[in-house]
This is a predicted structure of a 74-nucleotide RNA (transfer RNA) from a Sedimentisphaerales bacterium.
């Protein structure tokens, strides 16, 4: 300097060919139960989906720059 891959909740990651509200599991509150705690059950809060722009009626999902990370490679 060229290629390639990955960014989504606090944390591990689904969501793939664009279309109905962006989930899930642990973790956090908070309920109920128990003398009581702990598993287990029931609820709930948390996301501007890396950042800014393009495509379309409509973008996490397509395109483009750019940031961070990893990996190849001269």
């Nucleotide at each position: 300097g060229g290629c390639g891959g990955c960014g989504u909740a606090g944390c591990u990651c689904a969501g793939u060919u664009g279309g109905u509200u962006a989930g899930a599991g642990c973790a956090u509150g908070g309920g109920a139960u128990u003398c009581a705690u702990a598993a287990g059950c029931c609820c709930a809060g948390g996301g501007u989906c890396g950042u800014a722009g393009g495509u379309u009626c409509g973008a996490a999902u397509c395109c483009u720059a750019c940031c961070g990370c990893c990996g190849c490679u001269a």

It was read from a public genome assembly. Its Rfam family is "tRNA".